[in-house]
Context: one part of a larger RNA
RNA sequence: CUGGGUGUAAAGGGAGCGCAGGCGGUACGGCAAGUCUGAUGUGAAAGCCCGGGGCUCAACCCCGAUACUGCAUUGGAAACUGUAGAGCUAGAGUGCUGGAGAGGCAAGCGGAAUUCCUAGUGUAGCGGUGAAAUGCGUAGAUAUUAGGAAGAACACCAGUGGCGAAGGCGGCUUGCUGGACAGUAACUGACGUUCAGGCUCGAAAGCGUGGGGAGCAAACAGGAUUAGAUACCCUGGUAGUCCACGCCGUAAACGAUGAAUACUAGGUGUUGGUGGGCAAAGCCCAUCGGUGCCGCCGCAAACGCAAUAAGUAUUCCACCUGGGGAGUACGUUCGCAAGAAUGAAACUC
Numbered sequence: 001c002u003g004g005g006u007g008u009a010a011a012g013g014g015a016g017c018g019c020a021g022g023c024g025g026u027a028c029g030g031c032a033a034g035u036c037u038g039a040u041g042u043g044a045a046a047g048c049c050c051g052g053g054g055c056u057c058a059a060c061c062c063c064g065a066u067a068c069u070g071c072a073u074u075g076g077a078a079a080c081u082g083u084a085g086a087g088c089u090a091g092a093g094u095g096c097u098g099g100a101g102a103g104g105c106a107a108g109c110g111g112a113a114u115u116c117c118u119a120g121u122g123u124a125g126c127g128g129u130g131a132a133a134u135g136c137g138u139a140g141a142u143a144u145u146a147g148g149a150a151g152a153a154c155a156c157c158a159g160u161g162g163c164g165a166a167g168g169c170g171g172c173u174u175g176c177u178g179g180a181c182a183g184u185a186a187c188u189g190a191c192g193u194u195c196a197g198g199c200u201c202g203a204a205a206g207c208g209u210g211g212g213g214a215g216c217a218a219a220c221a222g223g224a225u226u227a228g229a230u231a232c233c234c235u236g237g238u239a240g241u242c243c244a245c246g247c248c249g250u251a252a253a254c255g256a257u258g259a260a261u262a263c264u265a266g267g268u269g270u271u272g273g274u275g276g277g278c279a280a281a282g283c284c285c286a287u288c289g290g291u292g293c294c295g296c297c298g299c300a301a302a303c304g305c306a307a308u309a310a311g312u313a314u315u316c317c318a319c320c321u322g323g324g325g326a327g328u329a330c331g332u333u334c335g336c337a338a339g340a341a342u343g344a345a346a347c348u349c
Stems, first nucleotide, its partner, number of pairs: 003321004007303002012317001014201004021194003025088002028085001030083002033081002035077008050064005091191001092188003095184004103177007110154001114150008125136002162169002206247006215241002220236004258316006266294013298305002322349003331342004
């Protein structure tokens, strides 16, 4: 390289959009580039293989046959691919009708809790633990009542419930806005699918500038524990957590399972629609979309998967090829930095 693979053994890119490229529905007639076929020319000789022959044999030499799977020219075929043309509607999209949703962005509002402040009542404790101590408190704490301030998060509802491409999204109201789904069948007429490079999004932590700071809390301090205790426990506590703008671009970014299409027993929940039936607060049947569980065939090393496939097939992309060295070194690109991306070898088992 070929091949074989990628849920857990090495291996699916964190996710989307999408140019180039690859692949591509149905029916018609045309062309003939690919494809198939006939002919001609060429494909040097020697050599190889095969059949003979000559040196006593062999090496060696000679003859024949085959091969040279190719290229060019020319005549034809038209199923498939291609190509240009003119059609179709089953793919795809648009329109119309309808309901569901923590989808996104912005603004405003609300109550509970916490902490702090002020005032009242009240007195010796509070707090904390396995037990304590540090800590707070007669300068009146804890508790309790009233008032005020601030920031952050939204109990119950809440559900293997919903939405989103993924990351993710949960108080209420309003505005703007994206997508999916069902029904319909008016319109377009293959407009599709995948996607190297590219672009965009991307938890937490971290970084820059400016705000904010209640609670929590890396670092840090103290108290305990202990042989020690740079920990686990306790009392404090700064970055940070929050907001705006800009960077970072990584995660067990997981379903450890790329995207798309078609096909392949059933059963049972749940969620969003639609159609139908009945004796109708309900039940039953059918059907489309999502989300779970169980389970044949099949697959699998087993575990298990099983119409949401890890089954049967096709297309395209990404990735793997023994362990360590190593996601390291060097170089390059990106970044303010932290670092990220790309990514070896010697050596060794």
Predicted 3D model of a 349-nucleotide part of an RNA (small-subunit ribosomal RNA, central domain) from an uncultured bacterium.